[in-house]
RNA sequence: UCCGGUGUCGUCCAACGGUAGGACCCCACGCUCUGAACGUGGUAACGCUGGUUCGAAUCCAGCCACCGGAU
Numbered sequence: 001u002c003c004g005g006u007g008u009c010g011u012c013c014a015a016c017g018g019u020a021g022g023a024c025c026c027c028a029c030g031c032u033c034u035g036a037a038c039g040u041g042g043u044a045a046c047g048c049u050g051g052u053u054c055g056a057a058u059c060c061a062g063c064c065a066c067c068g069g070a071u
Base pairs, nucleotide, nucleotide: 001070002069003068004067005066006065007064010024011023012022013021018054026042027041028040029039030038047063048062049061050060051059
């Protein structure tokens, strides 16, 4: 320098172009003599900037970061 892949709650993973969901963590409540466990509920995220579209996490372009490959 070129090519490919990946980027989503604190962490790990989902999501035909149409309400961003699950598990763990955390918080509150219940249970308990207290705690753990268990049960119920809750907070929290689409790497950045543009474009296409009635509508973008999703499609397109350019950047940024990480991983792999070629030279």
Model confidence (mean pLDDT): 82 of 100. This is a predicted structure of a 71-nucleotide RNA (transfer RNA) from Fimbriiglobus sp. It matches the Rfam family "tRNA". About the family: Transfer RNA (tRNA) molecules are approximately 80 nucleotides in length.